A computed fold for a 73-nucleotide RNA from a Candidatus Parcubacteria bacterium, annotated as transfer RNA. Taxonomically the source falls in Candidatus Parcubacteria (Bacteria, Bacteria candidate phyla). It matches the Rfam family "tRNA". It is annotated as a transfer RNA.
RNA sequence: GCUCCCGUAGUUCAAUUGGAUAGAACGGUAGCCUCCUAAGCUUCAAAUAGAGGUUCAAUUCCUCUCGGGGGCA
Numbered sequence: 001g002c003u004c005c006c007g008u009a010g011u012u013c014a015a016u017u018g019g020a021u022a023g024a025a026c027g028g029u030a031g032c033c034u035c036c037u038a039a040g041c042u043u044c045a046a047a048u049a050g051a052g053g054u055u056c057a058a059u060u061c062c063u064c065u066c067g068g069g070g071g072c073a
Stems, first nucleotide, its partner, number of pairs: 001072007010026004019056001028044001030042003049065005
């Protein structure tokens, strides 16, 4: 340099191959329980890498950029 794949809560993963409120586990906040902690129960907060395009509608499709990984040279 060319090419392919990936990027979603703090972390690890879903979202049935364009459509119902983007969910789960662990973690975090607050509360209950307990003499205190742990465990358990309840509650709350938290994310689609960025920008544009297509579409009535985009996490999903297209383009560019950024980051990570693989292959070839």